[in-house]
RNA sequence: CCAGGGGGCCGGGCAGCCGCGUGGGAGGUAACUCUUGCGAGGAAAGUCCGGGCUCCACGAAACAAGGGUGGCGGGUAACGCCCGCCGGACGCGAGUCCAGGGAAAGUGCCACAGAGAGUAUACCGCCGAUGGAGGGCAACCUCACAGGCAAGGGUGAAAGGGUGCGGCAAGAGCGCACCGGGGUUCUGGCAACAGCGCCCGCAUGGCAAACCCCACCCGGAGCAAGACCAAAUAGGGGUCUCGCGCCUAAAGGCAGGAGUGUUUCGCUCCGAGAGGCCCGGGUUGGUUGCUAGAGCGUCGGAGCAAUCCGCCGCGCAGAUGAAUGGCUGCCCCUGCAGCGCUGGUCGCAAGAUACCGGUUGCAGGACAGAACCCGGCUUACAGGCCCCCUGGCACU
Numbered sequence: 001c002c003a004g005g006g007g008g009c010c011g012g013g014c015a016g017c018c019g020c021g022u023g024g025g026a027g028g029u030a031a032c033u034c035u036u037g038c039g040a041g042g043a044a045a046g047u048c049c050g051g052g053c054u055c056c057a058c059g060a061a062a063c064a065a066g067g068g069u070g071g072c073g074g075g076u077a078a079c080g081c082c083c084g085c086c087g088g089a090c091g092c093g094a095g096u097c098c099a100g101g102g103a104a105a106g107u108g109c110c111a112c113a114g115a116g117a118g119u120a121u122a123c124c125g126c127c128g129a130u131g132g133a134g135g136g137c138a139a140c141c142u143c144a145c146a147g148g149c150a151a152g153g154g155u156g157a158a159a160g161g162g163u164g165c166g167g168c169a170a171g172a173g174c175g176c177a178c179c180g181g182g183g184u185u186c187u188g189g190c191a192a193c194a195g196c197g198c199c200c201g202c203a204u205g206g207c208a209a210a211c212c213c214c215a216c217c218c219g220g221a222g223c224a225a226g227a228c229c230a231a232a233u234a235g236g237g238g239u240c241u242c243g244c245g246c247c248u249a250a251a252g253g254c255a256g257g258a259g260u261g262u263u264u265c266g267c268u269c270c271g272a273g274a275g276g277c278c279c280g281g282g283u284u285g286g287u288u289g290c291u292a293g294a295g296c297g298u299c300g301g302a303g304c305a306a307u308c309c310g311c312c313g314c315g316c317a318g319a320u321g322a323a324u325g326g327c328u329g330c331c332c333c334u335g336c337a338g339c340g341c342u343g344g345u346c347g348c349a350a351g352a353u354a355c356c357g358g359u360u361g362c363a364g365g366a367c368a369g370a371a372c373c374c375g376g377c378u379u380a381c382a383g384g385c386c387c388c389c390u391g392g393c394a395c396u
Stems, first nucleotide, its partner, number of pairs: 001392010012331007020039008041367001045378002048376005053222004058266006066218005071085005086100001087098004101213002106211002108207003123153002125149003130146002132143004161179006180202001181200004186195003226288004236279007245254003256270004295314003299310004332365008341357001343356002345352002
């Protein structure tokens, strides 16, 4: 200097004039006035996860249905998130990605091509030792019928481990060496797993982001939740299901019924009532929930890290058809064009101007708006700055 990888930050600033919303204080009967503080995001988006909070579900246990996750360990309120490690794939590398348990429980699929795609197979081919046919005195030669082969070639995403040597009529893990695969003692590691050694010719294609099996986890609904006030109407109408039993003078008790997807136990209610469906009417106003939170920040400590602990400091919107805007000037960043301009640079100089700087003019300045609040993930983003790492080239 060029090309990459990972992480962090900013994403307009200042001033003036006018105009908004809200908290506190003061005044005012009130409308409102004065003063003072604050006023959109890193994603506010998507509504994909997890919660806080609110209401409903009677509770416990077991099972079923449905849904979610899927290597190991840690973090967290929790998660499908984050961190570290393991294994695999990609990359020269820094690094990136993984829906990462099981194919010997079962079912299913692998189009087309191809001979054959899962108790799979012979298209082109190789052999023809043994049997067969022909020639030959014989040795032997020829044919390739029977028979043997799946090593070579072809098709395909994939053809039942790979390379080499031996063996064979020709072949084949048929045998052997190495690689690969499976099992296993020991060692290291919390573990996933890794390594040395030993044993086994040998091994059962791929797909589970196919159904499924295994392990673990999971109540439902949602701020339009919910609470209160005010007001109004039609304590409206129709229909269906289950049940209405026994003792007692009564109270009360029992059987039974309901509360539940099923069962058991407990509890509560009913014990004569308990539920379901349909049609219709009224209310659509106000207050609250509503912002101090698993909050934010500097520093120190522990930890590889995520994160946690401690001291100190801060107080950062609460709207409700929905506020933070408009105008002007200067500055900043970017692009285009003009001007040789006290400069840099080139040239002995006169001078030149591609580049840096200066100056003038014009244009542009990303993605994009809270609505109960948080922790994540995913998506969008003009331009700019900083840190660390990798590869290449050149110089010293």

A computed fold for a 396-nucleotide RNA from an Alphaproteobacteria bacterium, annotated as Bacterial RNase P class A. The prediction has a mean pLDDT of 78.